Annotation:
c-di-GMP-I riboswitch aptamer, 85 nucleotides, folded computationally. Rfam family: c-di-GMP-I riboswitch aptamer. Gene Ontology term of the family: cyclic-di-GMP binding. The coordinates come from a structure-prediction model, not an experiment, and the mean pLDDT is 88. The model forms 95% of the base pairs in the Rfam consensus. It was read from a public genome assembly, where an Rfam model found it.

């Protein structure tokens, strides 16, 4: 410095439901609550991947497409805390 991750130490986050609230949806955003988490910090106009279709567009009509709308708790990219083996 880099990897690595302990029934270490000190602090961190908070799935699911459920209420309230913003949307068109998917999702946020808050409080309650914790299933988990060593990056569950951050980055979503240009890395992949996923979800939703309001407008548009096709269609006779059922319906199909399409981000410009989201999702870091999918990968990844980048930053950092502690120090057994």
């Nucleotide at each position: 410095a880099a990897a690595c991750g302990a029934c270490a130490a000190a602090g961190g986050c908070a799935a699911a439901a459920c209420a309230a609230u913003c949307g068109a949806a998917a999702g946020g955003u808050u409080g309650u609550g914790a299933c988990g988490c060593a990056a569950a910090g951050c980055u979503a106009u240009a890395g992949g991947g996923c979800c939703u279709a309001a407008c548009c567009c096709c269609a006779a009509a059922c319906g199909g497409g399409u981000a410009u709308g989201g999702c870091a708790g999918c990968c990844a990219g980048u930053u950092a805390c502690c120090g057994a083996a």